[in-house]
Molecule: Bacterial RNase P class A
Organism: Jannaschia pohangensis
RNA sequence: GCGGGGGGCCGGACGGCCGCGGGGUGCAUUCCACCACGAGGAAAGUCCGGACUCCACAAAGCAACGGUGCCGGGUAACGCCCGGGCGGGGUAACCCGACGGAAAGCGCCACAGAAAACAGACCACCGUGGGUUCGCCCGCGGAAAGGGUGAAACGGUGGGGUAAGAGCCCACCGGGGGGCUGGCAACAGCGCCCGCAUGGCAAGCCCCACCGGGAGCAACGCCGAAUAGGGACCUCACGCUCCGGGCAACCGGUGGCACGGGCGCUUUGCCCCAGAGGUCCGGGUUGGCAGCUUGAGGCCCGAAGCGAUUCGCGGUCCAGAGGAAUGGUCGUCACCCGAGGGGCAGCCUUCGGGACAGAAUCCGGCUUACAGGCCCCCCGCACAC
Numbered sequence: 001g002c003g004g005g006g007g008g009c010c011g012g013a014c015g016g017c018c019g020c021g022g023g024g025u026g027c028a029u030u031c032c033a034c035c036a037c038g039a040g041g042a043a044a045g046u047c048c049g050g051a052c053u054c055c056a057c058a059a060a061g062c063a064a065c066g067g068u069g070c071c072g073g074g075u076a077a078c079g080c081c082c083g084g085g086c087g088g089g090g091u092a093a094c095c096c097g098a099c100g101g102a103a104a105g106c107g108c109c110a111c112a113g114a115a116a117a118c119a120g121a122c123c124a125c126c127g128u129g130g131g132u133u134c135g136c137c138c139g140c141g142g143a144a145a146g147g148g149u150g151a152a153a154c155g156g157u158g159g160g161g162u163a164a165g166a167g168c169c170c171a172c173c174g175g176g177g178g179g180c181u182g183g184c185a186a187c188a189g190c191g192c193c194c195g196c197a198u199g200g201c202a203a204g205c206c207c208c209a210c211c212g213g214g215a216g217c218a219a220c221g222c223c224g225a226a227u228a229g230g231g232a233c234c235u236c237a238c239g240c241u242c243c244g245g246g247c248a249a250c251c252g253g254u255g256g257c258a259c260g261g262g263c264g265c266u267u268u269g270c271c272c273c274a275g276a277g278g279u280c281c282g283g284g285u286u287g288g289c290a291g292c293u294u295g296a297g298g299c300c301c302g303a304a305g306c307g308a309u310u311c312g313c314g315g316u317c318c319a320g321a322g323g324a325a326u327g328g329u330c331g332u333c334a335c336c337c338g339a340g341g342g343g344c345a346g347c348c349u350u351c352g353g354g355a356c357a358g359a360a361u362c363c364g365g366c367u368u369a370c371a372g373g374c375c376c377c378c379c380g381c382a383c384a385c
Base pairs, nucleotide, nucleotide: 001381002380003379004378005377006376007375008374009373010372012333013332014331015330016329017328018327020038021037023035024034025033026032040356044367045366047365048364049363050362051361052216053215054214055213065212066211067210068209069208070084071083072082073081074080085099086097087096088095089094100207101206105205106204107201108200109199122147123146125142126141127140128139129138130137131136155173156172157171158170159169160168174196175194176193177192179190180189181188182187221289222288223287230281231280232279233278234277235276236275239257240256241255242253243252244251245250260272261271262270263269297316299314301312302311303310304309335354336353337352338351339350340349341348342347
């Protein structure tokens, strides 16, 4: 210098003017003045884990259902984080991994292929009997190395062996069993034994281990207007009859009939036909208050630890709105991008533009989006000393 890997951070600055939100002070409640404060790294998706609240529930176990899944550690907890192991990728820095069990059982393995799990034989190979037009063909037997199919073909490579072959035999690799050593462990290393006996899929059922009640701040609690509706009592009003209750006054009836009223009027038919006023009580809706922001909080320093993180000390208060404030505009400067002009060039200058997004009870994570920029560490290649 070129290319690459990992981690952390910022996400315009200053000033003027006009506004918005909740708070404090000033007699301060409505109108006023002043003061300080007022979005994010993701406030997002609402995917995990909690705090908090209510509901349910003796405790514990079992079953069912759901989730998690190498090992150790961290944490309030986690499916998160850190460290390690194993597998895969990369020359490397480093990155990725649903990464327990397939000799408990069941199930599945498309197409192609002879055969897909009780292995099997299409082409080719070997032996043998027969035929032959001398190309080969047919029968019986051997074998599974070669070709071919497939995502996958019943250990792999090489040698020996054989009629041809085959763990048939041998070496190495792989596999299984058991042992020793190292490690808390996952696991690794090294001898010994066994020619090898059991293909894949558990993001199919299942087995094993561990975890898990439900609903959510529109939770939950308090105060409660008008109007409508509910209940109790009082006053006034209230035809006849039937049924039930009651000594009675009376009460109840979606029983009946009148009187009266409604369906524009008439007939028929259908429907309504006992309430009105007052006082008090209780529940709910709109609304108000509270939950509400001091918290597993954030910052500086120190200590322990490889690290996640923990502990100690100091100082700090950092939005609490609620159909929802956190904005607009002007000036100066800075950075980047696009277009134009000038200059041999470094560069100067004019105009335009500036990312994703936005609190809603609060925390810890994960994931996703993001114009542009800064810092640190590491790897590879080339060159120079």